[in-house]
Molecule: SAM riboswitch aptamer (S box leader)
Organism: Cytophagales bacterium
RNA sequence: GAUUUAUAGAGAAAGAGGGAGAGAUUAGGCUCUAUGAACUCUUAGCAACCCCCUUCAAGGGAACGGUGCUAAAUCCUAACCUAAGUAAUUUUUAGGAAAUAUAAACC
Numbered sequence: 001g002a003u004u005u006a007u008a009g010a011g012a013a014a015g016a017g018g019g020a021g022a023g024a025u026u027a028g029g030c031u032c033u034a035u036g037a038a039c040u041c042u043u044a045g046c047a048a049c050c051c052c053c054u055u056c057a058a059g060g061g062a063a064c065g066g067u068g069c070u071a072a073a074u075c076c077u078a079a080c081c082u083a084a085g086u087a088a089u090u091u092u093u094a095g096g097a098a099a100u101a102u103a104a105a106c107c
Stems, first nucleotide, its partner, number of pairs: 001107001003105006013043005021032003025079005044070003049066002052061003074099001080096005
């Protein structure tokens, strides 16, 4: 990096360094940020994918370890498809894909 499976409207902070951006891409919005962004380190916390215990299994338990995460629904909408609705091919609503993120397995 590719593939497969699962999950994604919940939850959870500070200190030090750093010095202007950040919220995945494209587009439109809207937020956060010198009362200090991204990022790095330390400590703490949240959660429960792997590890551990239990179960035929589903499920349940624990939280040492391996990850992950700690503004706003994956911040909102669109990008493709289906259905319904509308005077209408546009606008609207709902659902499904796709994409993205995380974990595990495997190449």